[in-house]
Context: one part of a larger RNA
Molecule: large-subunit ribosomal RNA, domain I
Organism: Patescibacteria group bacterium
RNA sequence: CCAUACAGGGGAUGGUUUGGUUUGGUCGCUGAUGAAGGACAUGGCAAGCUGUGAUAUGCUCCGGCGAGGCGCACGCAGCCUUUGACCCGGAGAUCUCCUAAUUGUUCCGGAAGGAACGGUAACGCGGUGAAUUGAAACAUCUUAGUAACCGCAGGAAAAGAAAGCAAUAGCGAUUCGGUGAGUAAAGGCGAUCGAAAGCCGAACAGGGCAAACUGAAUUCCUUUCAGAAAUGAAAGGAAGAUGUGGUGUGGUCCGGCGCACGUCUUAUUGGUCAAGGUGAAGUUCCCUGGAACGGGACGCCUUAGAGUGUGAUAGCCACCUAGCCGUAAGCCAAAGAUCUGCUGGAAUUCAAGAGUAGCGGGCAUUGGAUAUUGCUCGUGAACAUUGCUGGCAUUAACAGCAAACCCUAAAUACGUACCAAGACCGAUAGCGUACUAGUACCGUGAGGGAAAAUUGAAAAGGAUCCUUAGCGGGAUGUUAAAAGAACCUGAAACUGUAUGGUGAU
Numbered sequence: 001c002c003a004u005a006c007a008g009g010g011g012a013u014g015g016u017u018u019g020g021u022u023u024g025g026u027c028g029c030u031g032a033u034g035a036a037g038g039a040c041a042u043g044g045c046a047a048g049c050u051g052u053g054a055u056a057u058g059c060u061c062c063g064g065c066g067a068g069g070c071g072c073a074c075g076c077a078g079c080c081u082u083u084g085a086c087c088c089g090g091a092g093a094u095c096u097c098c099u100a101a102u103u104g105u106u107c108c109g110g111a112a113g114g115a116a117c118g119g120u121a122a123c124g125c126g127g128u129g130a131a132u133u134g135a136a137a138c139a140u141c142u143u144a145g146u147a148a149c150c151g152c153a154g155g156a157a158a159a160g161a162a163a164g165c166a167a168u169a170g171c172g173a174u175u176c177g178g179u180g181a182g183u184a185a186a187g188g189c190g191a192u193c194g195a196a197a198g199c200c201g202a203a204c205a206g207g208g209c210a211a212a213c214u215g216a217a218u219u220c221c222u223u224u225c226a227g228a229a230a231u232g233a234a235a236g237g238a239a240g241a242u243g244u245g246g247u248g249u250g251g252u253c254c255g256g257c258g259c260a261c262g263u264c265u266u267a268u269u270g271g272u273c274a275a276g277g278u279g280a281a282g283u284u285c286c287c288u289g290g291a292a293c294g295g296g297a298c299g300c301c302u303u304a305g306a307g308u309g310u311g312a313u314a315g316c317c318a319c320c321u322a323g324c325c326g327u328a329a330g331c332c333a334a335a336g337a338u339c340u341g342c343u344g345g346a347a348u349u350c351a352a353g354a355g356u357a358g359c360g361g362g363c364a365u366u367g368g369a370u371a372u373u374g375c376u377c378g379u380g381a382a383c384a385u386u387g388c389u390g391g392c393a394u395u396a397a398c399a400g401c402a403a404a405c406c407c408u409a410a411a412u413a414c415g416u417a418c419c420a421a422g423a424c425c426g427a428u429a430g431c432g433u434a435c436u437a438g439u440a441c442c443g444u445g446a447g448g449g450a451a452a453a454u455u456g457a458a459a460a461g462g463a464u465c466c467u468u469a470g471c472g473g474g475a476u477g478u479u480a481a482a483a484g485a486a487c488c489u490g491a492a493a494c495u496g497u498a499u500g501g502u503g504a505u
Stems, first nucleotide, its partner, number of pairs: 001501008014488001015454002019425002021422006027415002029119002037098003040053003044076002048072002059092006068080003104117005123154001124152005134141001138188001164171002175202005186192001206407003209353001213246002217244001218239009252346006262338004268334005276325003282298001283314001284297004299316002301305001307319003358379007386402005441448002461487001464475004
């Protein structure tokens, strides 16, 4: 040096899954009745996590369950429990200190009193608004109205019932998807950017004011009465002619049909709904084995042969599963209260949103080009015999519509949270985190940010003896097996011992 054997070392591989991830569904706000988030406490012994709050690993009541229990956490000690503990569901009590943090500030109200403030993963609407980049440089342009920051809201938001599209034919609010279409258009006409109508689908829903006319016929508060309450009646007071209420969205006039929807209340009645209950059929014989759920033999159930566990692979062992049953609060319906109509025709007296429409300058935005939309400065109409729009301007005709007031479900977006599933991952994977993980640790700080799963069916976790200062080792013992806690399997690099071979000295 090589080979073989046996060890050490190391933690790959295989097996497993408490966790993750994606999709679908459910559900979708919370807080001055003090939140979210923290600090500090709290256990017999108690450092961490979890729970809880000086009533402090908990207190009370109601319901469920039915023999064990005193969290992770298996120890010692001591307790609780069939007078029903522990655990599960529901409702209460307690709930230190900081925190919107408030004996506050702002707003409403005559007063009494009431409201807002903060938090929240993404989704939404609005405000402010980059740069890297691309243009093979760079300035208009692009990245992009993106990122970021700010404001506000909801379970969705926004939009929305034509002063709309269209084109000689018609459609009939909005939103979302497909197509139209990378088309029309924009563009140092460079790079790039980029619609709409129409058509096909999803989902469908329409309403209320101002005004004309009327003119207190109205509303609120207090008290009394009726009622379970909502509410109604009466009296007094306040608001209200700078117009409450009615009517009405076209009015007015003449007809026809017909008593709904919504909102509020919850005593009573019914339904639904919690933890939960019930739930079929082999543990028969033989074999192997540590163990039967395996093999052989003979049976059985099935509205249940989904799944998991049990000492190996179980329809018939256990938990479950299919099916059936169950109920407090809550919710829904009935019930009560309140509010309210729909539609056809005729005529044209009255009404129909002003610093608005339009125009000019500037800026932004848009595919919007002269023809998007908005902001700003200036100017500035008409009144239904009127006005706006119809992608250059103007005129006429034609067509469509009625701005300058408001509300509106669904189809759509998202996932903090919960449930289910997967030809998803299986511990260097899958979330950064399967474990005391946003922990340890690093940084003045903003911030950065790990590693770390596995004995065995059961601790039976190795009594006793020998040795040792101790760690450890040996004998014996447990176990199916030491798998011996540095614990499943246990690869390679690397290290050693023994034997053999070979070469040199």